Transfer RNA from an Actinomycetota bacterium, 76 nucleotides, folded computationally.
RNA sequence: GCCGGAGUAGCUCAGUUGGUAGAGCAUCCGAUUUGUAAUCGGAAGACCGUGGGUUCGAGUCCCACCUCCGGCUCCA
Numbered sequence: 001g002c003c004g005g006a007g008u009a010g011c012u013c014a015g016u017u018g019g020u021a022g023a024g025c026a027u028c029c030g031a032u033u034u035g036u037a038a039u040c041g042g043a044a045g046a047c048c049g050u051g052g053g054u055u056c057g058a059g060u061c062c063c064a065c066c067u068c069c070g071g072c073u074c075c076a
Stems, first nucleotide, its partner, number of pairs: 001072007010025004019056001027043005049065005
C1' cells in the first nucleotide's frame, strides 16, 4: 500500500423493509433476610467512531477519514 471484518449504555451484545434505540451483567434505590449473598421490584445510564451526502425521515443507504482485528504484497 491492497483486501476483508468490527466500532451502538461502564462491560458483553441485539436492532427485521429506512419510520422517534433494546437486553443481560455491573451501578444506585427499595422489598425479602438477624446480617451478607442469592432472589424479586424499580431507577438511572446512548447525539449509534468522526465529518459530509441522499431522503419527508438514517444505527440502517452512499462517500471520505479515524481506531482496532485478521490476511496479502512491496522495500530495507
Its Rfam family is "tRNA". Rfam's curators write: Transfer RNA (tRNA) molecules are approximately 80 nucleotides in length. By type it is a transfer RNA. It was read from a public genome assembly. Taxonomically the source falls in Actinomycetota (Bacteria, Bacillati). The prediction has a mean pLDDT of 80.